[in-house]
RNA sequence: GCUUCCUUCGUCUAGCGGUUAGGACACUGCCCUCUCAUGGCAGAAACAGGGGUUCGAUUCCCCUAGGAAGUGCCA
Numbered sequence: 001g002c003u004u005c006c007u008u009c010g011u012c013u014a015g016c017g018g019u020u021a022g023g024a025c026a027c028u029g030c031c032c033u034c035u036c037a038u039g040g041c042a043g044a045a046a047c048a049g050g051g052g053u054u055c056g057a058u059u060c061c062c063c064u065a066g067g068a069a070g071u072g073c074c075a
Base pairs, nucleotide, nucleotide: 001071002070003069004068005067006066007065010025011024012023013022018055027043028042029041030040031039048064049063050062051061052060
C1' cells in the first nucleotide's frame, strides 16, 4: 500500500428497514434487614462523523476516523 471484519448506555451485549433502541453487571433512590450483605421495586444512561438510497435507516450503499486480522514490497 491492498483486502476483509468491527465501532450501540460506564462495561459486556441484543437488534437483519417501521421497537418507547432491549438485557446483564455496575451506578442512584426507595423497600426489606438490628447492621452489612443478599433480595424486591423504581430510575438515569447509548447507535463513531458526514453523505446517499428509501415514504421511512441503528439496520442497505459510499466517504472519513479509530481498532483488529490477513497479505504485498517484485522485475
A computed fold for a 75-nucleotide RNA from Candidatus Nesciobacter abundans, annotated as transfer RNA. Taxonomically the source falls in Candidatus Nesciobacter (Bacteria, Alphaproteobacteria, Holosporales, Holosporaceae). Model confidence (mean pLDDT): 83 of 100. Rfam family: tRNA. The family's RNA type in Rfam is transfer RNA.